This is a predicted structure of a 76-nucleotide RNA (transfer RNA) from an Armatimonadota bacterium. RNAcentral holds the sequence, with entries from ENA.
RNA sequence: UGCCGGAUAGCUCAAUUGGCAGAGCAGCUGACUCUGGAUCAGCAGGUUCCAGGUUCGAGCCCUGGUCCGGCAGCCC
Numbered sequence: 001u002g003c004c005g006g007a008u009a010g011c012u013c014a015a016u017u018g019g020c021a022g023a024g025c026a027g028c029u030g031a032c033u034c035u036g037g038a039u040c041a042g043c044a045g046g047u048u049c050c051a052g053g054u055u056c057g058a059g060c061c062c063u064g065g066u067c068c069g070g071c072a073g074c075c076c
Base pairs, nucleotide, nucleotide: 001072002071003070004069005068006067007066010025011024012023013022019056027043028042029041030040031039049065050064051063052062053061
C1' cells in the first nucleotide's frame, strides 16, 4: 500500500432476496424459600461504528471515513 471479513442491548450473537430490531446470559420486580441459590412468571434495556446518498421505506443497497481481525505486497 492492496484485498477479504467484522462493528447491532452491559456481554455473546441473530435478523431467510429492503417492509414493526430479536434471542440467550446478565440486570430489576414478583412467586416459591426461614434466608440465599435453583426454578417459574413478568419488566426494563438500542443514535444498528461515524458522515452522506438511493428508496415510499435501509441493520440490509451505494460512496467516503474510523476501529478490530486475517491474507498478500513493499522495505530491511
Annotation:
Its Rfam family is "tRNA". By type it is a transfer RNA. Lineage of the source: Bacteria > Bacillati > Armatimonadota.